A computed fold for a 1518-nucleotide RNA from an uncultured prokaryote, annotated as small-subunit ribosomal RNA. The prediction has a mean pLDDT of 85. The RNAcentral record of the sequence draws on ENA. It matches the Rfam family "Bacterial small subunit ribosomal RNA".
RNA sequence: AGAGUUUGAUCCUGGCUCAGAUUGAACGCUGGCGGCAGGCCUAACACAUGCAAGUCGAGCGGUAACAGAUCGCUAGGAUCCCUUCGGGGUGACUUUGAUGCUGACGAGCGGCGGACGGGUGAGUAACGCGUAGGAAUCUACCCAGUAGAGGGGGAUAGCCCGAGGAAACUCGGAUUAAUACCGCAUACGCCCCACGGGGGAAAGGCCGGGAUCUUCGGACCGGUCACUAUUGGAUGAGCCUGCGUAAGAUUAGCUAGUUGGUAGGGUAAAGGCCUACCAAGGCGACGAUCUUUAGCUGGUCUGAGAGGAUGAUCAGCCACACUGGGACUGAGACACGGCCCAGACUCCUACGGGAGGCAGCAGUGGGGAAUAUUGGACAAUGGGGGCAACCCUGAUCCAGCCAUGCCGCGUGUGUGAAGAAGGCUUUCGGGUUGUAAAGCACUUUCAGUAGGGAGAAAGGCCGUCUGGUUAAUAGCCAGAUGGAUUGAUGUUACCUACAGAAGCAGCACCGGCUAACUCCGUGCCAGCAGCCGCGGUAAUACGGAGGGUGCAAGCGUUAAUCGGAAUUACUGGGCGUAAAGCGCGCGUAGGCGGCUUGUUUAGUCGGAUGUGAAAGCCCUGGGCUCAACCUAGGAACUGCAUUCAAAACUGUCAGGCUAGAGUAUGGUAGAGGGUAGUGGAAUUCCCAGUGUAGAGGUGAAAUUCGUAGAUAUUGGGAAGAACACCAGCGGCGAAGGCGGCUAUCUGGACCGAUACUGACGCUGAGGUGCGAAAGCGUGGGGAGCAAACAGGAUUAGAUACCCUGGUAGUCCACGCCGUAAACGAUGAGUGCUAGCCGUUGGGGGUUCGGGGCUUCGGUGUCGCAGCUAACGCAUUAAGCACUCCGCCUGGGGAGUACGGCCGCAAGGUUAAAACUCAAAGGAAUUGACGGGGGCCCGCACAAGCGGUGGAGCAUGUGGUUUAAUUCGACGCAACGCGCAGAACCUUACCAGCCCUUGACAUACCCGUCGCGGGGACCAGAGAUGGACUCCUUCAGUUCGGCUGGACGGGAUACAGGUGCUGCAUGGCUGUCGUCAGCUCGUGUCGUGAGAUGUUGGGUUAAGUCCCGCAACGAGCGCAACCCUCGCCUUCAGUUGCCAGCGGUACGGCCGGGCACUCUGGAGGAACUGCCGGUGAUAAGCCGGAGGAAGGUGGGGAUGACGUCAAGUCCUCAUGGCCCUUACGGGCUGGGCUACACACGUGCUACAAUGGCGGUGACAGUGGGCGGCGAAGGGGCAACCCGGAGCUAAUCUCCAAAAACCGUCUCAGUUCGGAUUGCACUCUGCAACUCGAGUGCAUGAAGUCGGAAUCGCUAGUAAUCGUGGAUCAGCAUGCCACGGUGAAUACGUUCCCGGGCCUUGUACACACCGCCCGUCACACCAUGGGAGUUGGUUUGACCCUAAGCAGGUGCGCUAACCUUCGGGAGGCAGCCGACCACGGUAAGGUCAGCGACUGGGGUGAAGUCGUAACAAGGUAACC
Repeated sequence: AGAGUUUGAUCCUGGCUCAGAUUGAACGCUGGCGGCAGGCCUAACACAUGCAAGUCGAGCGGUAACAGAUCGCUAGGAUCCCUUCGGGGUGACUUUGAUGCUGACGAGCGGCGGACGGGUGAGUAACGCGUAGGAAUCUACCCAGUAGAGGGGGAUAGCCCGAGGAAACUCGGAUUAAUACCGCAUACGCCCCACGGGGGAAAGGCCGGGAUCUUCGGACCGGUCACUAUUGGAUGAGCCUGCGUAAGAUUAGCUAGUUGGUAGGGUAAAGGCCUACCAAGGCGACGAUCUUUAGCUGGUCUGAGAGGAUGAUCAGCCACACUGGGACUGAGACACGGCCCAGACUCCUACGGGAGGCAGCAGUGGGGAAUAUUGGACAAUGGGGGCAACCCUGAUCCAGCCAUGCCGCGUGUGUGAAGAAGGCUUUCGGGUUGUAAAGCACUUUCAGUAGGGAGAAAGGCCGUCUGGUUAAUAGCCAGAUGGAUUGAUGUUACCUACAGAAGCAGCACCGGCUAACUCCGUGCCAGCAGCCGCGGUAAUACGGAGGGUGCAAGCGUUAAUCGGAAUUACUGGGCGUAAAGCGCGCGUAGGCGGCUUGUUUAGUCGGAUGUGAAAGCCCUGGGCUCAACCUAGGAACUGCAUUCAAAACUGUCAGGCUAGAGUAUGGUAGAGGGUAGUGGAAUUCCCAGUGUAGAGGUGAAAUUCGUAGAUAUUGGGAAGAACACCAGCGGCGAAGGCGGCUAUCUGGACCGAUACUGACGCUGAGGUGCGAAAGCGUGGGGAGCAAACAGGAUUAGAUACCCUGGUAGUCCACGCCGUAAACGAUGAGUGCUAGCCGUUGGGGGUUCGGGGCUUCGGUGUCGCAGCUAACGCAUUAAGCACUCCGCCUGGGGAGUACGGCCGCAAGGUUAAAACUCAAAGGAAUUGACGGGGGCCCGCACAAGCGGUGGAGCAUGUGGUUUAAUUCGACGCAACGCGCAGAACCUUACCAGCCCUUGACAUACCCGUCGCGGGGACCAGAGAUGGACUCCUUCAGUUCGGCUGGACGGGAUACAGGUGCUGCAUGGCUGUCGUCAGCUCGUGUCGUGAGAUGUUGGGUUAAGUCCCGCAACGAGCGCAACCCUCGCCUUCAGUUGCCAGCGGUACGGCCGGGCACUCUGGAGGAACUGCCGGUGAUAAGCCGGAGGAAGGUGGGGAUGACGUCAAGUCCUCAUGGCCCUUACGGGCUGGGCUACACACGUGCUACAAUGGCGGUGACAGUGGGCGGCGAAGGGGCAACCCGGAGCUAAUCUCCAAAAACCGUCUCAGUUCGGAUUGCACUCUGCAACUCGAGUGCAUGAAGUCGGAAUCGCUAGUAAUCGUGGAUCAGCAUGCCACGGUGAAUACGUUCCCGGGCCUUGUACACACCGCCCGUCACACCAUGGGAGUUGGUUUGACCCUAAGCAGGUGCGCUAACCUUCGGGAGGCAGCCGACCACGGUAAGGUCAGCGACUGGGGUGAAGUCGUAACAAGGUAACC
């Protein structure tokens, strides 16, 4: 940094897709180790169990538990002592009791803390958050200062007694303490105040102690902790403000405590925070209100950046704690592990009542694609309490699980070619896997085993010493020193030793994008696919394998974000035709704005200061062996605020100017607009006249009008509408639009010259006005025209095009509508940037005759620079710039639905989504095509001649039939074609019978030695099988059954296949077409595909030639060179000749000769060369001369680039597939020859240009030895006998036939010959199926052929015969030969085919193209819809729980006061404003479902038509 994808190709526009990075991820396959991180994104769903907030006995009364001490007692009782042995004493210890005495401590009172820490993101669009500021505040503990701490009082938990209850718990009585509570005193500072005054505090505990006192407890003093009042600080918190902070206008108006004021209340504090009164404000297009979504930020991901997306972990703030409401306590809460009430849910219950809240850590169920252990420890860090020791701490530190991510390491290293084996592949040679393995030599990280072993530990405690405090050597505090200790992690990190290559590789991909290729299987199946797209028998795209590529303990897929995407464009896009300029004005807000002087400093620029938390990113260091990670410093945080300075530019304010703009004045042009009047032509109608049979209309007709007098024509009249010529890419207008003439009212423009105003300007969201045609309303009018409608035609149909009629409407007045391809598809304004030529309205000067010059305004054509994808635009810009507005962001759905607004309606305007496609599109290019145009050619038409199509037969094909009727060929370009010849064979088909290394090739083994030929027997249809006989007796040789060869047998490789694929192929062929075309090199033009050349003017059969030309040349084609026919010459001579001589049995037969003919070799000859005309003086054309031949002389061979997947696998060759006792091979018989029918190609005819008979004139090409076969003879004939000659210019086939003469006389015939009968001939093993021929007999259809169609332009058509190939025999076919021998061509309008140029195109499989709509079927999403269900929300009303202002004073009442009566105050009760939940009726809004219904989209080869693309057959479109 780009790439793929629209096309036949190109450029552009434009969407879709890919390559990158990333993630709290999930899923699939796989899985060695370690470090560092991370781990419910879903149900703010419900929770079992354990733990997560306690602590203080140095505040208090105390003593339930534990331990000790003391005392006592009951019982047992070791030991010891005494003993009268009965016992007694002592009594450790056990049991039990007492004493709070000590260590301690359950419950309780009291203090501090439970407002921190931890969790979650539901709500919130907000002063919630971020940032920068502010003033009217509070702040426990902490720090500093000042002052104090005097003296009293009354209660109450606990405990005890009693009562109720299942429990939770509650009630009554008695007694009691305090750092609990309440007065009194005091008041430096503090608070209130009317400045006179008034008000309000406290508490003690512990430790120590020399004097003094003592009731012996202590007082007192000191220290420390605690306490009271107050000031300041620190910290934390509350409040206010500027700016920033999501989407929707299909949400445009919202608001009554609402906005402000005054007074009061309330709060820690300002404030409508609350109340009363007064005023009527406040917010909003710079987006109020409403709806939807959302915790915000530092940051994170991406990106070159600007941006975009995001808000896990860590950190700051906020909000919440089952849901809703509420307050209490407190420094702090309206309180996660507090309270009260309501609701839902769960649990207990004795049914009366109670209990609970994991969004703390673990864990469970559920949801989900998905997210961990009911672990250890307070050792460290931190927090709470405490004087402290210490206690508590699921904060925290660690461990466990998980490849979830990042980082690091390993699974070995070196050597090793016989390139092993195996796999895969192969052209069978090999290649590849692959130095890979094995083998050899090494190493031991990691894991394993064993041993050693840091750091995280600082403190605290107990002694000793020093200093401070103090009266003090107590105590306390600080420091130093000594001692005993404190580790969950932990089998720690790390180090050492040991053994052995030992324990360790997968995943995805391999058609292009995108690195990486082959085989097999499959056969539009199975499947793949991110996009394009693969798969229908040779798949690098499916599945497997081998190989390869890429990453690697991971790899892929899915999801998501940014990027690429300049595809929302600030950086950095566009709007003539691709999407996109409002139909056009006026104008509000807004935006922008001429020259100049001064002022100010808002914008702007610079500096400083503050802030921009930390972490993160970046840089430089440091620490873990490196890295990830951690850590230190720096930079950065592009921002905001304050302040100082600058003054050019923009702005503000003040002043001036005239170039922008405007006014006055004098002229000019004009279909500019409104109103009133008026004119002629034409159409129609009416009246009258003339006049007669038609008129009208069309491609042709008909409907229609007309003998009741039309059309035509003349005169008169009526009515309505529109204004010919002038008239012009002329004029005017903002656009729509405006056209006879006159008058009147009126808008704008332009020109000239001066004067004046002094920026008054430009644009213009909303708004407002104008706005073609059609349409609507009311009332007129209505000649012509004319939707709808009717009729007639056309047509397969014709609800159309054409015709005849005809109503709305078109016209007028008034009022609506508000849209058009309302277009220059081009918004308005200003300035600048070469020109030429027209035209229009003015002005100037010149010549004044035409004309020419110059200037301002308008309107056109062409054109430079420049621009553009191209086309094109080009001073009237689409160029270069500035200002403002509108609009666009893939195609379809759709300018549609819903909602709003407008409208009488029709409808307009604003304007989506689901779904669906990979394109849709613009311009240009090359082709092809056109019922587009121009030019030209061809037996293409026309002009002619003869046919086919009708008949019979032959032959081929289709169809049908069949056991088989083998197969191929199918418009031209298959069909007398492959087949130049099917009775067997051929033969490929069918039936039957046989063979299996085979009928044929190569190789191996064994056997035999000939091979071969002849005769004859048996079985059989034959192939074949069996048996016999005769003839012959291989070659080489080193003499060896050695080699070759042949035959028989055997086994295996293999043979064989007319089996499939001509759409896998080669070769060959057909066809367009013997048409004149098809290309290349260099150059030039174009961004490019491409163009040019090859087009143009002439000409030709021709891209043939000439001229011109940004082309110049060249190649394949054309032509020529080749063959043949036509003339001549020459050479040669077993054919020819009386040409000339001789002979003759008269035959070139013979001698002789080669002149002629001929044969076959070599040459000549024709080139528009010559003359005239024409053309351009060219090429050429026309005519002529000469010549055998004249303008390529006739004919042939010769077939460019290519097209048709044309034909052929059955000529041959060949890839792949298939068969292998058969799909191969052999044989017999049958079939290819069938026959209702249809078609093609032919033959013979229908007759007199003929038939028949007769006569016996004239060719040429060819063939011949398994052959042609003469003469002669036989037969009516086919043919037979015969055998001369000939391997051929020698012999032979060989007779040419039409021609000529005679006859027949128009008929189914003396035409025609099919068919059939009989008898024969020939070929051949064999003529039944199924040959050809002969004779006699028979004598069908047919009397010139419908629609249609074929060939031919001269030695041609037509007609006549002849030969040949194939072949035993068998042509009406095919190929070739000669004889006789015409007619016509005006011409290119039309049909067909072709060539060149041009034009249109939505075609490119190329018109046999493309393509539209209804209907039918299936599926999908969506609109309407009687209604129905739910959410949310609004105002009104009702009800009021808990709570709490306020009120009340029945009841009760310790401290204080009291005159002792009571009072003050308090508690409970009662009333009560407000209020959650709930309820009633009514709305708004959103969503789900919904019979039926509307259109839309997508689907395989459905139906009907043919609308569009070509003039698309009626130009298309709005």